[in-house]
Context: one part of a larger RNA
RNA sequence: GUCUGCGAGUUGCCGCGCGUGGCAAGCUUAAGCCCUUACGGGGCGGAGGCGAAGCGAAAGCGAGUCUGAACAGGGCGUUUCAGUCGCGCGCGUCAGACCCGAAGCCGAGGUGAUCUAACCAUGGCCAGAAUGAAGCUUCGGUAAAACGAAGUGGAGGUUCGAACCGUUCAAUCUUGAGAAAUUGUCGGAUGAGCUGUGGUUCGGAGCGAAAGACUAAUCAAACCCGGUGAUAGCUGGUUCUUUCCGAAAUAUAUUGAGGUAUAGCGUCGGACGCUGACCGACGGAGGUAGAGCUACUGAAUGAGCUAGGGCCCAUACCCGGGUACUGAACUCAAUCAAACUCCGAAUGCCGUCGGGUGUAGUCCGGCAGUCAGACAGUGGGGGAUAAGCUUCAUUGUCGAGAGGGAAACAGCCCAGACCAUCGGUUAAGGCCCCUAAAUGCCGCUCAGUGAAAAAGGAGGUGAAUCCGCCCAGACAAUGGGGAUGUUGGCUUAGAGGCAGCCACCAUUUAAACAGUGCGUAACAGCUGACCCAUCGAGCGGAUUCGCGCCGAAAAUGAUCGGGGCUCAAGCGGCAUGCCGAAACCAUGGACUCCGUUUCUUUUGAAACGGAGUGGUAGGAAAGCGUUCCAGUUGGAGUGAAGCCUUCGCGGCAAGCGGCGGUGGACCGGCUGGAAGUGAGAAUGCAGAC
Numbered sequence: 001g002u003c004u005g006c007g008a009g010u011u012g013c014c015g016c017g018c019g020u021g022g023c024a025a026g027c028u029u030a031a032g033c034c035c036u037u038a039c040g041g042g043g044c045g046g047a048g049g050c051g052a053a054g055c056g057a058a059a060g061c062g063a064g065u066c067u068g069a070a071c072a073g074g075g076c077g078u079u080u081c082a083g084u085c086g087c088g089c090g091c092g093u094c095a096g097a098c099c100c101g102a103a104g105c106c107g108a109g110g111u112g113a114u115c116u117a118a119c120c121a122u123g124g125c126c127a128g129a130a131u132g133a134a135g136c137u138u139c140g141g142u143a144a145a146a147c148g149a150a151g152u153g154g155a156g157g158u159u160c161g162a163a164c165c166g167u168u169c170a171a172u173c174u175u176g177a178g179a180a181a182u183u184g185u186c187g188g189a190u191g192a193g194c195u196g197u198g199g200u201u202c203g204g205a206g207c208g209a210a211a212g213a214c215u216a217a218u219c220a221a222a223c224c225c226g227g228u229g230a231u232a233g234c235u236g237g238u239u240c241u242u243u244c245c246g247a248a249a250u251a252u253a254u255u256g257a258g259g260u261a262u263a264g265c266g267u268c269g270g271a272c273g274c275u276g277a278c279c280g281a282c283g284g285a286g287g288u289a290g291a292g293c294u295a296c297u298g299a300a301u302g303a304g305c306u307a308g309g310g311c312c313c314a315u316a317c318c319c320g321g322g323u324a325c326u327g328a329a330c331u332c333a334a335u336c337a338a339a340c341u342c343c344g345a346a347u348g349c350c351g352u353c354g355g356g357u358g359u360a361g362u363c364c365g366g367c368a369g370u371c372a373g374a375c376a377g378u379g380g381g382g383g384a385u386a387a388g389c390u391u392c393a394u395u396g397u398c399g400a401g402a403g404g405g406a407a408a409c410a411g412c413c414c415a416g417a418c419c420a421u422c423g424g425u426u427a428a429g430g431c432c433c434c435u436a437a438a439u440g441c442c443g444c445u446c447a448g449u450g451a452a453a454a455a456g457g458a459g460g461u462g463a464a465u466c467c468g469c470c471c472a473g474a475c476a477a478u479g480g481g482g483a484u485g486u487u488g489g490c491u492u493a494g495a496g497g498c499a500g501c502c503a504c505c506a507u508u509u510a511a512a513c514a515g516u517g518c519g520u521a522a523c524a525g526c527u528g529a530c531c532c533a534u535c536g537a538g539c540g541g542a543u544u545c546g547c548g549c550c551g552a553a554a555a556u557g558a559u560c561g562g563g564g565c566u567c568a569a570g571c572g573g574c575a576u577g578c579c580g581a582a583a584c585c586a587u588g589g590a591c592u593c594c595g596u597u598u599c600u601u602u603u604g605a606a607a608c609g610g611a612g613u614g615g616u617a618g619g620a621a622a623g624c625g626u627u628c629c630a631g632u633u634g635g636a637g638u639g640a641a642g643c644c645u646u647c648g649c650g651g652c653a654a655g656c657g658g659c660g661g662u663g664g665a666c667c668g669g670c671u672g673g674a675a676g677u678g679a680g681a682a683u684g685c686a687g688a689c
Base pairs, nucleotide, nucleotide: 001689002688003687004686005685006684011095012094014092015091016090017089018088019087020086021085022084023083026050027049028048032044033043034042035041036040054061055060064076065075066074067073098237099236101234105227106226107225109224110223111222117201118200119199120198121197122196123195124194125193126191128160129159130158131156135152136151137150138149139148140147164188165187166186169184170183171182172181203219205215206214240623241622242621243620244619245618250263251262252261253260254259264370265369266367267366268365269364270363271362272361274358278355279354280353281352282351283350284349290343291341292340297337298336299335301333302332303331304330308326309325310323311322312321313320373398374397375396376395377394378393379392380391381390382389403414404413405412418589419588420587421586423585424584425583429579430578431577432563433562434561438576439575440574441573442572443571444570450565456550457549460547461546462545463544464543465542466541467540468539469538477534478533479532480531481530483507484506485505488502489501490500513528517526518525590613591612592611593610594609595608596607597606598605599604624678626675627674628673629672630671631670632669633668634667635666642662643661644660646658647657648656
């Protein structure tokens, strides 16, 4: 892991409610006793309980009573509603209370020092080597000592290093050879040394050269047993079927935040009956969006005007002057505001009336679940006008929703799945191939844009509008001219169109600047403006819109889902088709509710019509099956149960039945009753493999 078996809302008292039955202004017995065909049944038993009256703290009074001075008012009652005892079901309380699961706490209960810690008693063990303390001897030395040297000597929690004890580091092993080892390396090795045997001390206790270490692979309180089914607001699990309805992830409170209570939202029963959603009409409250501000409070830009201030001048003081500084108020112009408003919607909200028998509504009662929500659109706050961010409001979807589309994709778009059909029509979205379905017309795009992006940039290209020039010849190109006073004046070494300053006239002209740029030391030279000619029809500029271009760098191999696509298979528009879902329709069938009719004994049945039948938590209902019991009725060695195979009439399903095989002794149906009553999950339990 698989298979088989086992495995979780039970029982009792009490209480609330519903159903059902008995009796009923009453209902009912408990203990106990008697009888009996005896773990059952029948009878007696009225003690007690509940109800029929309440009010008051009570005495007490009583359809009233309490308060009160009150014959006042007010509170609770009466005036209308039957109870009670069984049985069944739902739920609650107390009990282990659906099952499994702690770490724990406690016991004047017990077992442990064969491991280990310390101690006691008695034994044992430590190759070899090194160093060379004291003392002593001799010599030197001294007045004598001290002292020095050599020798001798053999001290030491001394040194090196086996046994022995330990375990520093590393590798290996790490479902090991081993629940701590092996190999190498390393520390101590005459000592506070190591060790044998026997003994002593223990659970809030021992022992500890102290690490909360150790006390039998267990230690911040051992192990066994008991209290004990401790408790677990936590996790996991909780077993057959079908039918009807169907949530919540919010408010308030909480030693509250992953729990709970009440309300909200669900369901079931009862009552009420037009009250409901929604629609119409009418009447209201309001200060949002927007807008506005010489309508307030504030903010804020420029200009004007101007008080005050600064600075400078002047000044003995007073009076003054100047100001390219600052600047209140005021004026003009243009603005801004969640905590501004002279204004001010749409919605929404409240009310009245009418419609509205539903998609309902309200009230009473039983039973819940929900209190982690998610995303998307819209309006806001927080954040960075970040987040698949966070927090409100509002709507939708998911949650609890399958189907089609979006390549794939809970929350987006379409659409809400009772069952069947090799029937039809559509939605979103699509119609070149993958892949079901398309053609025609008018435009745009050349970028594979389509198929990711900004500021900004550009004679890309299409459309529209405006302005200017133009057959009296525009624009471009080419040829020619481009002059004179004059080298304008000043400045300057020079300044001759062209360093710089000032002025920028006049003449001849078709036109020609007191000169656009290059250039020279200065001239010169080239060129431009401007004019003519050649040419012969459009040219130049601006604004707006459509589609494109650049801007454009990322990590394994690219790509629009792919192939591939260019008058498109891209983009915009028009037209007409088609495809496309569990939507809608058709045909058949099932069930629920409502209505009508008929039948029928309440109750139900049938037919017809209408509406409906996605569903988690959850509420309600009807059934299937298992074991046993009672009654009844059956089967079975001419083969029971069980098992295997096959078939399927019948049933929506749980399931049920038939033939055959195996098997070899019991087993069904019906009507009731009682439960150790249904397995795939609990790192479930036991066994087998």

RNAcentral holds the full RNA, with entries from ENA. Large-subunit ribosomal RNA, domain II from an Opitutales bacterium, 689 nucleotides, folded computationally. It matches the Rfam family "Bacterial large subunit ribosomal RNA". Its mean pLDDT, the model's own confidence on a scale to 100, is 84. The source organism's lineage runs through Bacteria, Pseudomonadati, Verrucomicrobiota, Opitutia and Opitutales.